[in-house]
C1' cells in the first nucleotide's frame, strides 16, 4: 500500500440580538432547557387501582445446553448445522419409532414393510427361427421411466437369477462406557434401516389474574341525590373466555356528604450518569468516590446576524425504565485477517 | 393509551399451500344508414415491500410500509 471484517464514538463549532418552557428571585436578572434513534408500540418491568384461599378447562407465548437480568421473545459464553482461504457472519436449533392429516401434475408405486410398468432368470410351447409371440414357475437386486423427495450407501461373497440373504467398510438408530454442570463429543457392542412437513394440527417442558397516567389521589360550587354495613343478594351487568368463587346491581339499616367543569399531586433522585477498585473469559455483580440531568397541560427547546469548516441526515419528551425493530448526510478511533511489495 | 380488519389487473371484489380469477371499464370484429344495447374475440397482475419456512407461497411465519374502523 490494497481488499475485508469486529467494536466504540461525534451529529455542525464559536459570538452577538431577538424570543419562548420551567426553576430562583420583591425587581433587575441568573441558572437550565430533546435524541442515538426521543420514532415504531414491538417485548419485558416498575408504578398505580381493581380482583384474589387457591384451582381446574379454554387461550397465548417461549422452544439446543448453561448462565446473566427486575423481567423479557433481550444480553453473555458454550454445543451443533451452514457459510467464508481468513478474521469473522448466520441459524424459530425440542419430538416425524405417541397419534392424525397433507405431500398437486407426472409415476409401477408417495409411506402401509406397501407396490411391478418396462424389466431379469429358468421351464414348457408355437411359428414367420427371431434382439420373436405365448402360457407357467422364481425374483424385486441390477438397468429404465416419473418427481422436490422412491423404502440405507459402496465393494466382495453366495444364488438358477436374486434380495441386509452374510461379511466388511460408512450414514443412521439404539445401547454402554469416558470427559463435559450440561447441551454435546469420543470409543465399543447391538440389532439390521423406521422418507419430508410441526411457520399443519399435536405431544412434551416452562411462562402468563385484568387494566392502564384520560391509572389513581386531594380541593370543590350550581343542581339533587350519594355513601357505609349486612344478608339467605332473583334477572342483568363486571371482574377473564368459561367454572367453582368474589362485586355492582336490586333489599334492610345507618350516615351526612358526593359527582362533573377548573386547579393541585401522581411528575422528574433513578433497576440513574461519570470515574476508579475488587470477582467473573463475559454479559453482569460488588465497593468507593462524585454529579443532579426537561417536565409543558393547546403543549416550551425557535428565529436571525457575523466566522469557520469536512457544509450539516434521520427526525423531536409527555409517567418512568430495560431491550428490540426501523430511519440516518458525513466524519473519526481502536482490533483483527487476507493479498502484494521493501526491510 | 388499548384493540381488530384490509392492501389480488384502471375500478368493485373472489381465489386460504399446486400453472391467478369473475363483474364492470379499454382494444379490435360482426350487426346497423349510424348510434347504444347485443354477440364473437382479445389484452391487461413486483398478489403492498422485504426476508424466512416448504420441492412450490397470494395463502402460513417475521419485520416494516400505507389505509379503515372501535373503545377509552
Nucleotide at each position: 500500500g490494497g481488499a475485508g471484517u469486529g467494536g466504540g464514538c461525534c451529529a455542525g463549532a464559536c459570538g452577538g440580538c431577538c424570543g419562548c418552557g420551567c426553576g430562583c428571585g420583591c425587581a433587575a436578572g441568573c441558572g437550565u432547557g430533546a435524541g442515538g434513534a426521543a420514532a415504531g408500540u414491538c417485548g419485558g418491568g416498575g408504578c398505580u387501582c381493581c380482583a384474589c384461599a387457591g384451582g381446574g378447562c379454554a387461550g397465548g407465548g417461549u422452544g439446543c445446553c448453561a448462565g446473566c437480568u427486575a423481567a423479557c421473545g433481550g444480553c453473555u459464553g458454550g454445543g451443533c448445522g451452514g457459510c467464508g482461504c481468513g478474521a469473522g457472519c448466520c441459524g424459530a436449533c425440542g419430538g416425524a419409532a405417541a397419534g392424525u392429516g397433507c405431500c398437486a401434475c407426472a409415476g409401477a408405486a408417495a409411506a402401509g414393510a406397501a407396490g411391478a410398468c418396462u424389466c431379469c432368470c429358468c421351464c414348457g410351447c408355437a411359428c414367420u427361427c427371431g434382439u420373436u409371440g405365448c402360457g407357467g414357475g422364481a425374483g424385486a437386486a441390477a438397468a429404465g421411466c416419473u418427481g422436490a423427495a422412491a423404502c440405507g450407501g459402496u465393494g466382495c461373497g453366495g444364488u438358477a437369477a436374486g434380495a441386509g440373504c452374510g461379511c466388511a467398510c460408512c450414514a443412521g438408530c439404539g445401547u454402554c462406557a469416558c470427559g463435559g454442570u450440561a447441551a454435546c463429543g469420543u470409543g465399543g457392542c447391538g440389532g439390521c434401516u423406521u422418507g419430508g412437513c410441526a411457520a399443519a394440527c399435536c405431544c412434551c417442558a416452562c411462562c402468563c389474574g385484568g387494566a392502564g397516567c384520560a391509572a389513581g389521589g386531594g380541593c370543590g360550587a350550581a343542581u339533587a341525590g350519594g355513601a357505609g354495613c349486612g344478608a339467605u343478594c332473583a334477572a342483568g351487568g363486571c371482574c377473564u373466555g368459561c367454572c367453582c368463587g368474589g362485586c355492582c346491581g336490586g333489599c334492610g339499616c345507618u350516615c351526612g356528604g358526593g359527582u362533573u367543569a377548573g386547579c393541585c399531586c401522581g411528575c422528574a433522585c433513578g433497576a440513574g450518569g461519570c470515574c476508579g477498585g475488587c470477582g467473573g473469559u463475559g454479559a453482569c455483580g460488588u465497593c468507593g468516590g462524585u454529579c443532579c440531568c426537561a417536565g409543558a397541560u393547546a403543549g416550551a427547546u425557535g428565529g436571525u446576524c457575523g466566522u469557520c469548516c469536512a457544509c450539516g441526515a434521520c427526525a423531536g419528551a409527555a409517567c418512568c425504565c430495560c431491550g428490540c425493530u426501523u430511519a440516518u448526510c458525513g466524519g473519526c478511533c481502536c482490533g483483527c485477517u487476507c493479498c502484494a511489495a521493501g526491510c | 393509551g388499548g384493540g381488530c380488519c384490509c392492501g389480488u389487473a384502471g375500478c368493485u371484489c373472489a381465489g386460504u399451500g399446486g400453472u391467478a380469477g369473475a363483474g364492470c371499464a379499454g382494444g379490435g370484429g360482426a350487426c346497423u344508414c349510424a348510434u347504444a344495447a347485443u354477440c364473437c374475440u382479445u389484452a391487461g397482475g413486483u398478489c403492498g415491500c422485504a426476508g424466512g419456512u416448504u420441492c412450490g407461497a397470494u395463502c402460513c411465519c417475521u419485520g416494516c410500509c400505507g389505509g379503515g374502523c372501535c373503545c377509552a
Model confidence (mean pLDDT): 75 of 100.
Predicted 3D model of RNase P RNA and transfer RNA as a complex of 415 nucleotides.
Rfam match: Bacterial RNase P class A. Rfam links the family to the GO terms ribonuclease P activity, tRNA processing and dimeric ribonuclease P complex. By type it is a ribozyme.